[in-house]
Context: one part of a larger RNA
RNA sequence: CUUUCCUUAAGGAACUCGGCAAUAUAACUGGACGUACCUUUGGUAGAUGUCCUCCCGUAGCAAUACGGGCGCAGUUAAUGACGCCAGGCGACUGUUUAACAAAAACACAGCUCUCUGCUAAGUCGAAAGACGAAGUAUAGGGGGUGACACCUGCCCAGUGCUCGUAGGUUAAACGUUUAUUGUGAUUUGUCCUUCGGGAUGAUGAGCUUUGGAUGUAAGCCCGGGUAAACGGCAGCAGUAACUAUAACUGUUCUAAGGUAGCGAAAUUCCUUGUCGGGCAAGUUCCGACCUGCACGAAAGGUUGCAUGACGUAGUGACUGUCUUGAACCAUUACCCG
Numbered sequence: 001c002u003u004u005c006c007u008u009a010a011g012g013a014a015c016u017c018g019g020c021a022a023u024a025u026a027a028c029u030g031g032a033c034g035u036a037c038c039u040u041u042g043g044u045a046g047a048u049g050u051c052c053u054c055c056c057g058u059a060g061c062a063a064u065a066c067g068g069g070c071g072c073a074g075u076u077a078a079u080g081a082c083g084c085c086a087g088g089c090g091a092c093u094g095u096u097u098a099a100c101a102a103a104a105a106c107a108c109a110g111c112u113c114u115c116u117g118c119u120a121a122g123u124c125g126a127a128a129g130a131c132g133a134a135g136u137a138u139a140g141g142g143g144g145u146g147a148c149a150c151c152u153g154c155c156c157a158g159u160g161c162u163c164g165u166a167g168g169u170u171a172a173a174c175g176u177u178u179a180u181u182g183u184g185a186u187u188u189g190u191c192c193u194u195c196g197g198g199a200u201g202a203u204g205a206g207c208u209u210u211g212g213a214u215g216u217a218a219g220c221c222c223g224g225g226u227a228a229a230c231g232g233c234a235g236c237a238g239u240a241a242c243u244a245u246a247a248c249u250g251u252u253c254u255a256a257g258g259u260a261g262c263g264a265a266a267u268u269c270c271u272u273g274u275c276g277g278g279c280a281a282g283u284u285c286c287g288a289c290c291u292g293c294a295c296g297a298a299a300g301g302u303u304g305c306a307u308g309a310c311g312u313a314g315u316g317a318c319u320g321u322c323u324u325g326a327a328c329c330a331u332u333a334c335c336c337g
Base pairs, nucleotide, nucleotide: 003330007326008325010323011322014321019318030052031051032050033049038043040147054069055068056067057066058065059064070074082316083315084314086312088310089308090307094106095105110145111144112143113142114141115140116139122131123130124129149302150301151300153233154232155231158230159229160226161225162224163223164222167221168220169219174215175214176213177212178211179210182207183206187202188201189200190199191198192197234252235251236250237249238248261295262292273289274288275287276286277285
């Protein structure tokens, strides 16, 4: 020096990113008293805190009282939470990266939107079939939010969803009609004839080729609704009898211009903003202000009891974390063999 224990004068967090680590307190497993703020009245709470504790004798049913005794020490062993104060986040118990992350992440009860009328929607499966469910809208699936309390503003122009179907547009197939290509039944003219027929026209059914027009769907266009659907929620000027500011006015644009509440915040760049508190001294912390670079209302907003191996600040007690070293038992190193 390594590792595991252990002791330490005076001081007591001056250590450090940070009381990390280690002390200390003393519950499980004694008794009695007493117990604040806050609160959803359940809690908080074993809050915090104070006192007693052994043995013998006497009295007493006992609790207990009085007297005495011993020890450094009487819950004599063993075992065995530190407490308080103020913010942040998540309501809570719970779940998670088996083996670097336990959390503010996930879940949650509650709230809400939406789909689904039963051969349900949805899911798995070429299919049969199964789950859903031996259920039936107080049920089942999906999305979001996340107890409770107070609330949840404006915008439907865009995108989506949904309802509508008058008009416009629109496929293939099919029907009707018209034209067209080929073939050509039927009827018939002219000419030639060896009288058997031949040549050449007209007519043009049916079938067929290729077009046009027309009759037709959903969809799209179009019209309405819908934001706890995806989302969005402005500028520029002027103005009051000190100054400053602007309740007020003008103007441009928009679908509509951010309401309540909160706010240098887990969000604030400038920024260690400014003021107040705490400290002798505080880039952190708490309370305010509002100039919100770039909060904001179920990607919820704001509170708030309880709760947390969460994160922040302060404090009491306590200590070798430190001032600042030192001693000691083992062990490694090291030495000898």

This is a predicted structure of a 337-nucleotide part of an RNA (large-subunit ribosomal RNA, domain IV) from a sediment metagenome. Its Rfam family is "Bacterial large subunit ribosomal RNA". The RNAcentral record of the full RNA draws on SILVA.